Transfer RNA from an Oscillospiraceae bacterium, 84 nucleotides, folded computationally. It was read from a public genome assembly. Model confidence (mean pLDDT): 81 of 100.

RNA sequence: GCCGGUGUGAUGGAAUUGGCAGACGUGCCGGACUCAAAAUCCGGUGUCCGCAAGGACGUGCGGGUUCGACCCCCGCCACCGGCA
Numbered sequence: 001g002c003c004g005g006u007g008u009g010a011u012g013g014a015a016u017u018g019g020c021a022g023a024c025g026u027g028c029c030g031g032a033c034u035c036a037a038a039a040u041c042c043g044g045u046g047u048c049c050g051c052a053a054g055g056a057c058g059u060g061c062g063g064g065u066u067c068g069a070c071c072c073c074c075g076c077c078a079c080c081g082g083c084a
Stems, first nucleotide, its partner, number of pairs: 001083007010026003019067001027045006046057004060076005
C1' cells in the first nucleotide's frame, strides 16, 4: 500500500427484514432473609434540561439516502486478521 472483519450503557453481549435501542448476564445502588455476613430472592441502574408533569439527545466520528437508519451509501479514526 491492497483486501476482509469489528466498534452499541460501567462491562460481556442481543436487537441484521430499515420500524419501541440496550433483551439476557456481570457489576453497582436500595431492600428482604441472617446475630452478622456469604449465598439466594425482589426492585432500580445512559446523558442533559425541568420543582414536577414532561422534553431533548444518545449505537466509534462526520456527512448522505429515506416518512423513518445500530442496520443502506460515502469519507475518516481505532483495533484484529490476511496479502504484498